Predicted 3D model of an 85-nucleotide RNA (c-di-GMP-I riboswitch aptamer) from a Syntrophomonadaceae bacterium. It matches the Rfam family "c-di-GMP-I riboswitch aptamer". Rfam links the family to the GO term cyclic-di-GMP binding.
[in-house]
RNA sequence: CUUGAAUAAAGGCAAACUCAUCGAAAGGCGAGGACGCAAAGCUACGGGUCUAAAGCAGUGAGGCCAGGACAGCCGGGUUGCUGGG
Repeated sequence: CUUGAAUAAAGGCAAACUCAUCGAAAGGCGAGGACGCAAAGCUACGGGUCUAAAGCAGUGAGGCCAGGACAGCCGGGUUGCUGGG
């Protein structure tokens, strides 16, 4: 430098749920809590998924729509620990 994760070691993150808070919602932040994760670190570039305030049309029920959201949905980009080759 590259590759990949058999056995270890040091560790790391934190699902559901509860409380509090922001938000129209999806969802986010904080505290508790651990389902799990070799990138479950970062990133909205591509696909996909979620929500629908405002807007549009409608007699109405409800419908359409992302400038919103999801990185623990997949891929890409990028950074990192430790063994092995």
It was read from a public genome assembly, where an Rfam model found it.